[in-house]
Context: one part of a larger RNA
Molecule: large-subunit ribosomal RNA, domain IV
Organism: Candidatus Woesearchaeota archaeon
């Protein structure tokens, strides 16, 4: 000096990106428990008290025995409840073992799963919801094939995709891309047919001609998309209203400076002595928005963020000790 520990006056997060680390709490019994809630929970919420030994009478019970005859009473042994008095220590769950607590917000409903060896999460899964394909020698998958799996199943089934409990909702657009359906018609390969060129071969023209494409419709919980410019109300401001260009349709309900906001430390309020923080509002949203799901949400979370209480060597500001390693000297 380091590693692993122990203790610390007064202060108590002033430390730090951040209470990281440490400390606090801890078992059992009794009392007592808010808010929210899907009425199950939240909850060991929170917050208090007790806890050892002796004695007394006492509560309830088991067993043996006596009296008695009855179910009761007494006595012995054992267990047990609560009360009172006393005893010892700083301390009685005396060591070990053994939750710190409580608010706000975001995300994900939950239990579960994951990057063996830098990531455990808001990612994946999930119940639930929706769409598509499929009538069984099905559909989907594997195999060149025979065949096999799904399945010795049969639409309350199987396969594929998206969303992701629950509550409440899920607006407008089919122009583009895709998918589905239709099609008297148009286009169209080989083949077939027919004609021509010269005798054959080859070549050329006409007819017929499938899928596809054209054409006509449908479909957004398919991929996706969801405007601009002027004017206008008895102060100003704003614009329910009007005009205009334009689109397939011009973003509805919600939410909103957001895990999304560039400007931005937006503005106001709360919190602080002081806040680029957090929360609540406003909101002209650079570039929110509805199963690419929108908005809420009890419970849950080694998730993210921010307060408060308790607690502490994190710090003010260091100190001492224990065990070991290293170094130096012998």
């Nucleotide at each position: 000096a380091c590693u692993a520990g122990u203790u610390c006056a007064g202060g108590g997060a002033a430390u730090u990106c951040g209470g990281c680390a440490a400390a606090u709490u801890g078992g059992u019994c009794c009392c007592g428990u808010a808010u929210c809630u899907u009425c199950g929970g939240u909850a060991u919420a929170a917050g208090g008290g007790a806890u050892c030994c002796c004695u007394a009478a006492u509560u309830u019970c088991g067993u043996a025995u006596u009296c008695g005859u009855a179910u009761g009473a007494g006595u012995g042994c054992g267990a047990u409840u609560g009360u009172a008095g006393g005893g010892c220590g700083c301390a009685g769950a005396g060591a070990c073992c053994a939750a710190g607590g409580u608010g706000g917000u975001c995300c994900g409903a939950c239990u579960g799963u994951u990057u063996a060896a830098c990531a455990a999460a808001a990612a994946c899964u999930u119940a639930a919801c929706a769409u598509u394909c499929u009538g069984c020698g099905a559909g989907g998958c594997u195999g060149u094939g025979a065949a096999g799996c799904u399945g010795u199943g049969u639409a309350u089934a199987g396969a594929a995709u998206g969303u992701g409990a629950c509550a409440u909702c899920u607006g407008c657009c089919c122009a583009g891309u895709g998918c589905c359906a239709g099609u008297a018609c148009u286009u169209u390969a080989a083949g077939c047919u027919u004609c021509g060129u010269u005798u054959c071969a080859a070549c050329g023209g006409g007819g017929u001609g499938a899928a596809g494409a054209g054409c006509u419709g449908g479909u957004a919980a398919a991929c996706g998309g969801c405007g601009g410019g002027a004017g206008u109300a008895a102060c100003u401001a704003u614009a329910a209203c009007u005009c205009u260009c334009u689109u397939a349709a011009g973003g509805u309900a919600g939410c909103g400076u957001a895990a999304u906001a560039c400007c931005u430390u937006g503005u106001c309020g709360a919190u602080u002595g002081a806040a680029u923080g957090u929360c609540g509002a406003c909101u002209u949203g650079c570039a929110u928005g509805a199963a690419u799901g929108g908005u809420g949400u009890a419970a849950c979370g080694a998730g993210a963020u921010u307060g408060c209480c308790a607690c502490u060597g994190u710090c003010c500001c260091g100190a001492a000790c224990u065990a070991g390693u290293g170094u130096c000297u012998c």